[in-house]
RNA sequence: GGUAGAGGCGCAUUUUUCAUGAGUAACCUAUCUGAUAUGUACAGACAUAGUUGAGGAUGAGUGAAAGGGUGAAAUGCCGAAGGGAAAGAUGUCUGUACAUCCAACUCUGGGCAUAUGAUUAAUAGUCGUAUGACUGUCAUCACUUAUGAUGGAGUGCUACC
Numbered sequence: 001g002g003u004a005g006a007g008g009c010g011c012a013u014u015u016u017u018c019a020u021g022a023g024u025a026a027c028c029u030a031u032c033u034g035a036u037a038u039g040u041a042c043a044g045a046c047a048u049a050g051u052u053g054a055g056g057a058u059g060a061g062u063g064a065a066a067g068g069g070u071g072a073a074a075u076g077c078c079g080a081a082g083g084g085a086a087a088g089a090u091g092u093c094u095g096u097a098c099a100u101c102c103a104a105c106u107c108u109g110g111g112c113a114u115a116u117g118a119u120u121a122a123u124a125g126u127c128g129u130a131u132g133a134c135u136g137u138c139a140u141c142a143c144u145u146a147u148g149a150u151g152g153a154g155u156g157c158u159a160c161c
Stems, first nucleotide, its partner, number of pairs: 001161005008078001010077007018069001026062002029059005036049004040097006081108004088101004109135002112132008137152006
């Protein structure tokens, strides 16, 4: 340098079922009111719609979807994967922020539990941080034998060439 492997409630993706989302958004209509509303937020501009009624309230009718979740099947794998992320691009234009995409660079061995923060319709789930035992791996020490203690990190570890 190459090839092949191991960690286990192991990781991720796709299809499909079921529930939730939600009797919500939206649409239509009746009554009342009567000038604004939309394009992520604010300010300015621009555009579109609006007294042939904007927007709001109440009543009746029709009535979703996305993301995330459960079950099943399949696929790719073991930095599997998950975070943070400069610059850049997009969201009508400018400024400030926010969101999404990509990403140099950077952090995390792994799953679980608890607490907490963020996100979300949600007490589900996901992600971050901290703590705890468990577990895999290597190093050092001990040897009361096959285990224990301490410490490290995946660009690691093991086997073969």
The prediction has a mean pLDDT of 82. Lysine riboswitch aptamer from Vallitalea okinawensis, 161 nucleotides, folded computationally. It matches the Rfam family "Lysine riboswitch aptamer". Its family is annotated with lysine biosynthetic process in the Gene Ontology. The model forms 98% of the base pairs in the Rfam consensus. Taxonomically the source falls in Vallitalea (Bacteria, Bacillati, Lachnospirales, Vallitaleaceae). The RNAcentral record of the sequence draws on MGnify.